[in-house]
RNA sequence: ACCGGUGGGUGCGCGGCUGCGUGGACGGAAUGCUACGGUAGUCCGUUCAUGAGGAAAGUCCGGGCUCCAAAGCGCAGGGUGCCUCCUAACGGGAGGACGGAGUAAUCCGAUGGAUAGUGCGACAGAGAACUACCGCCCGUCCAUUCGGACGGGUAAGGGUGAAAAGGUGGUGUAAGAGACCACCGGCGCCGCCGGUAACGGUGGCGGCCGUGUAAACCCCACUCGGAGCAAGGCCAAGUAAGGAAUGAGGGGUUGCUCGCCCCGUUUGAUUUCCGGGUAGGCCGCAUCACACAUUGGGCGACCAAUGUGGCAGAUCAAUGGCCGCGAGCCCUGGUCGUUAGAUCAGGGUACAGAACCCGGCUUAUAGCCCACCGGCUCGU
RNA sequence: CGGGGCGUAGCGCAGCCUGGUAGCGCACUUGCUUGGGGUGCAAGUGGUCGGCCGUUCAAAUCGGCUCGCCCCGACCA
Numbered sequence: 001a002c003c004g005g006u007g008g009g010u011g012c013g014c015g016g017c018u019g020c021g022u023g024g025a026c027g028g029a030a031u032g033c034u035a036c037g038g039u040a041g042u043c044c045g046u047u048c049a050u051g052a053g054g055a056a057a058g059u060c061c062g063g064g065c066u067c068c069a070a071a072g073c074g075c076a077g078g079g080u081g082c083c084u085c086c087u088a089a090c091g092g093g094a095g096g097a098c099g100g101a102g103u104a105a106u107c108c109g110a111u112g113g114a115u116a117g118u119g120c121g122a123c124a125g126a127g128a129a130c131u132a133c134c135g136c137c138c139g140u141c142c143a144u145u146c147g148g149a150c151g152g153g154u155a156a157g158g159g160u161g162a163a164a165a166g167g168u169g170g171u172g173u174a175a176g177a178g179a180c181c182a183c184c185g186g187c188g189c190c191g192c193c194g195g196u197a198a199c200g201g202u203g204g205c206g207g208c209c210g211u212g213u214a215a216a217c218c219c220c221a222c223u224c225g226g227a228g229c230a231a232g233g234c235c236a237a238g239u240a241a242g243g244a245a246u247g248a249g250g251g252g253u254u255g256c257u258c259g260c261c262c263c264g265u266u267u268g269a270u271u272u273c274c275g276g277g278u279a280g281g282c283c284g285c286a287u288c289a290c291a292c293a294u295u296g297g298g299c300g301a302c303c304a305a306u307g308u309g310g311c312a313g314a315u316c317a318a319u320g321g322c323c324g325c326g327a328g329c330c331c332u333g334g335u336c337g338u339u340a341g342a343u344c345a346g347g348g349u350a351c352a353g354a355a356c357c358c359g360g361c362u363u364a365u366a367g368c369c370c371a372c373c374g375g376c377u378c379g380u
Numbered sequence: 381c382g383g384g385g386c387g388u389a390g391c392g393c394a395g396c397c398u399g400g401u402a403g404c405g406c407a408c409u410u411g412c413u414u415g416g417g418g419u420g421c422a423a424g425u426g427g428u429c430g431g432c433c434g435u436u437c438a439a440a441u442c443g444g445c446u447c448g449c450c451c452c453g454a455c456c457a
Stems, first nucleotide, its partner, number of pairs: 001377001002375009012326007020051010031040003053351001057362002060360005065228004072258001074256002077224005082096005097111001098109004112219002117217002119213003133158002135154008166184006185209002187206008232283004242274004249263005276456003290309008328349009381453007390406004400437001408424005430446005
């Protein structure tokens, strides 16, 4: 240099004109209340400050917050799934274990249990889990030239399939077979050593060799109450606090049982039908698991201390539009140059827009920059 | 903003829970019937199951991600 890998950052800058949202200050206008001193909100003007993101997105997880009984018992149901740690919590993250891919850096893995039980494995095949189709072997009978029938043994060989009952060699046998033996592989049990643990190493014993599927039911362990800011609270306005039928229960809380709470039982709950009114304002709502910097602890996620800072808040929904200058990169064309390159002109520059808030994940994204690492490639 | 559902042939739907052959109606094509058309009868064509990835021997079906469409949700009395 080339090829590749990992982690992180950035994702335009400056200025002018014009327009919008929010907040502060000042001035003005009308209005309400008034103890006449003021005060409250509204509108207008001037001025100052401030005004989207790394994903604001998908709404896939988790938490805060609010109401239902501060959130109950049991059942049902959902979720997660190697180990340890981090965290408010998580299905997130960090470090490790094991398995797999790669020459390597490194990457990928929903990774408990198939020896608790049940189910399923289409087609093909004899058989998909108590396998006998062909073949091999033995016996009896028939025929006796090859052979055939029946009964039995056999998983070594053939064949089927995605998948076929450990592998190789030997002993053995009528033929065979972990039936037995040696070695190899796996599994289980019992110890010892290392490790917090997952697990690894090692010794002994047992022929134990028992197919796959749990992103099938299920079992085991842990875990989850429900709804959501249109939660919820307050104020204002307004109608006929209406009419008819129904008649003892009904509603909320959790899918169900219980329990709890609320309304009602002739002063009529509830349900159905007819008819009616408002679609306005305020709070929630911007101070926080907050951001940045430094120091210390930890391999790390992260934690602690100190200091500094205050950083959008709309409700038909602001953060826009036009123009100029400049920077980086890319594309096209011209000129100069042996090349590297220099210079000029034109064009392009993404994904995407807060709506109660926060921590993650996932997905989209023109490009640019930085750091570290690998190579069985090439040059020096 | 929040919650829920759907996507399978040109159109409307089933199959999905419990994985193995994609089916029904209308429409379309051909033939017969008719003097011709309609009707009727018979046969047939047509589907990457919205897309991608995974689990599995095998995916419309099971799991994840993603795209598109549809529906519901203010309050008083």
Predicted 3D model of RNase P RNA and transfer RNA as a complex of 457 nucleotides. Rfam match: Bacterial RNase P class A. Gene Ontology terms of the family: dimeric ribonuclease P complex, ribonuclease P activity and tRNA processing. By type it is a ribozyme.